The RNA shown here (c-di-GMP-I riboswitch aptamer) has 86 nucleotides. The model forms 94% of the base pairs in the Rfam consensus. Model confidence (mean pLDDT): 75 of 100.

[in-house]
RNA sequence: UGAAUCUAAGGGCAAAACCGCCGAAAGGCGGCGACGCAAAGCUAUAGGGUCUGAAACGAUAAGGAGUAUGACAGCCAGUUGCCGAU
Numbered sequence: 001u002g003a004a005u006c007u008a009a010g011g012g013c014a015a016a017a018c019c020g021c022c023g024a025a026a027g028g029c030g031g032c033g034a035c036g037c038a039a040a041g042c043u044a045u046a047g048g049g050u051c052u053g054a055a056a057c058g059a060u061a062a063g064g065a066g067u068a069u070g071a072c073a074g075c076c077a078g079u080u081g082c083c084g085a086u
Base pairs, nucleotide, nucleotide: 004086005085006084012037013036018031019030020029021028022027035074041079042078043077047076048075049072050071051070056067057066
């Protein structure tokens, strides 16, 4: 220096519920709160997947089905990376 395995201490993040705000919704932000997490750091106009459907598009006389351009990184994935022990 690299790889594998393990994990003590210190430290980090923060699910659901509830409250406030934003949004059409999904969802987001703040507070509170800890279910969990060794990447629960980052990446979502292009890897897959999931959620939503106001506006827009949409065979149409009309209605409506449907469709991300809206979201999710705590679904998989990609990428970067801390301390200690053996």